[in-house]
Molecule: Bacterial large signal recognition particle RNA
Organism: Thermoleophilia bacterium
RNA sequence: CCGUGCUAGGUGGGGAGGUAGCGGUGCCCUGCACCCGCAAUCCGCUAUAGCGGGACUGAAUCCCCACCCGAGGAGCGGACCUGUGAGGUCGAGCUGCCGCCAAGUGGCGUUGACGACCGGGUCCCGCGCAAUGGGAAUCCGUGAACCGGGUCAGGACCGGGAGGUAGCAGCCCUAAGCGGACACUUCCAUGUGCCGCGGGGGUGCUUGGUCUGAGUCGGCUAGCGGCGGGCGCUUGGAGGCCUGUCUUCGACGGUGGGUGCACGG
Numbered sequence: 001c002c003g004u005g006c007u008a009g010g011u012g013g014g015g016a017g018g019u020a021g022c023g024g025u026g027c028c029c030u031g032c033a034c035c036c037g038c039a040a041u042c043c044g045c046u047a048u049a050g051c052g053g054g055a056c057u058g059a060a061u062c063c064c065c066a067c068c069c070g071a072g073g074a075g076c077g078g079a080c081c082u083g084u085g086a087g088g089u090c091g092a093g094c095u096g097c098c099g100c101c102a103a104g105u106g107g108c109g110u111u112g113a114c115g116a117c118c119g120g121g122u123c124c125c126g127c128g129c130a131a132u133g134g135g136a137a138u139c140c141g142u143g144a145a146c147c148g149g150g151u152c153a154g155g156a157c158c159g160g161g162a163g164g165u166a167g168c169a170g171c172c173c174u175a176a177g178c179g180g181a182c183a184c185u186u187c188c189a190u191g192u193g194c195c196g197c198g199g200g201g202g203u204g205c206u207u208g209g210u211c212u213g214a215g216u217c218g219g220c221u222a223g224c225g226g227c228g229g230g231c232g233c234u235u236g237g238a239g240g241c242c243u244g245u246c247u248u249c250g251a252c253g254g255u256g257g258g259u260g261c262a263c264g265g
Stems, first nucleotide, its partner, number of pairs: 001265006009057003012030004020046005034054005063258006072249004076244003080240003084236004090232002094229007103221003106217003115211008123200006129193002131190006138181005148173004156165003
C1' cells in the first nucleotide's frame, strides 16, 4: 500500500417551553433524514442523563473536535398602529346642558309697556238657596175564624104576651202592619253647584278701574360664569407589526485537525 472480516461510532440537529437537571412525546426553525412500541395534570433516565426490540452502514464525502458564517428562537430596548384605565385644568372655542347679561336680532307695547293705588275672582270659615239621596207626613189599595166596630138573615135565650138580650156566617168599615204613588210639606245627609249673603286672609296668578307715560320679554346669535363629553397633553398596563452597531442559544453550510482491531498478500 492492497484485500477480507469486525469494533467504537453513525442513520439528523437546534430553539423556546417544561424539569432539580437531562433526553423524548407536543410547538417552531433547519431541510430530507432506518423500522416498531411508550408518553402532558406525561414517558424514560441521573452527569457516559430517552428506554426496550430489530435493520442497515461503518474507520471516512459519511464518525469526533475547534473556528467562521448565520436561517431561526429567547431576553432587553426603540418606533408606529389599535383599543383601554388614570391624572390635570395645561391647550385649542370642538360640543351638550344650566345660570347671568341685554350688545345685535326678534316678539309684545301710545288701540298704552313697566310701575303705583283701589276693587273682584282664585284660598279659608259661617249661613242661605238649589240639586241629589234617605226618613217621616200625605194620598191610594190591602188588612182581624173568636179575643176590633157597625148592621146582624137564620138560629138561640128570657117573657103569657107586647117585647127584650147576646150574637155566628155574610156585607160595610177600621188598628198595627204590608204594598204602591209622591206634585206639595217637614227632618237628616253630602267627594253636588259657571248659585247667593256675611266675615277673614293674601299679594302668587288673573281680571276691571284710576294715575303715570316708554319700556318690557328672553326665542336665536354674541359675551361672561359653572358642570359634563370628545380631541390634544402627561402617565400605567394590553394586543398587533416593524426594528436594534445590544445580550444569549444556534440549524444548514464552509475551513482546519483527529480516530481503530484481527488475518492474508